[in-house]
This record gives sequence, C1' cells and structure tokens, in this order.
RNA sequence: UCCUUCAGGGCAGGGUGUAAUUCCCUACCGGCGGUGAUGCUGUUGUAGAAGUAACUUAUUUAGUUCAUCUACAGUGCUCAGUCCGCUACCCGGCUCGCGUUGUUGACGCGAACGGUGGACCUGGUGAAAUUCCGGGACCGACAGUAUAGUCUGGAUGGAAGAAGGA
Repeated sequence: UCCUUCAGGGCAGGGUGUAAUUCCCUACCGGCGGUGAUGCUGUUGUAGAAGUAACUUAUUUAGUUCAUCUACAGUGCUCAGUCCGCUACCCGGCUCGCGUUGUUGACGCGAACGGUGGACCUGGUGAAAUUCCGGGACCGACAGUAUAGUCUGGAUGGAAGAAGGA
C1' cells in the first nucleotide's frame, strides 16, 4: 500500500386513557481508541522462608540443584456510558465527482473539508483515584407516532476501529 472478515445493547410488571413499550410508578441498556491503584493466569528474573529431597565437601556446618510458599519487578490478557480524543446522527459544504435539465445557469445526490454535540458527586483506602470499593445521582441524534436512550424507519447503509492475509 492492497485485499478479506467482523464491528450496539435495552421497558419484565403495573397505572391513567378512545389511543401511550412514548405520559406516570417501576424495569432495563452502555459503540471505538487512550489513560487507568483493577482483576486473573501463565511465564521469566531477583530476594526471603522452610524441606523425612538429591549431590559435593566433610563430620558440623557450608555450598549447589530440585520442587513448594511469600514478596517485588518484567511480560501476557483484562479494567471508565459521565476523564481525554473519536465514530455514528445533525448542520454547513463557495471545492470536487455523478445525474437531470430549459446548459456562462438551475436543481438533485454524494464526497473531501469545516462546525455543532450529553452526563458525577460523595464516603473509604492511599503518596497518588471524576478510573478501584461502598452509596446516591445524572446522560443518551434525527424522522414517525399520545410526548420514545429501549418501538418502527433511513440502515441488507455508514463508521471510530479490531482481527487475519498478500
């Protein structure tokens, strides 16, 4: 650089109502990468412990090896919806591509690119935590429809990226 594959989960039960998985009570869910005092196992190294073990020296110890345990370090896997960055969605798109047309133009579709964009406190431990543990909160594109994170639809789409191959 190219190719292939993969790449999102969730209203059980009840109330009101003509009608709600949309309101109310309650329930349930958490994309990708980074960081991460998380967790797990294997393995390597160092140190220590102890041995009905083996060997050497030797007669009491010392040393080496072996398997066991503990600690630390390295390595592998794993660890945040709210931190940092990003995708999807939405808006723009004067540049580029394609299409239609009544062709210096107009309209439509798509792309580069640009923009918008939701949410956390508290207690504990500790040198250090918005990440660990406990507790309580909070957030969730657009269109449709009785008002939707969870239904239906754009979407048999796209993509942050992941794995494998050449």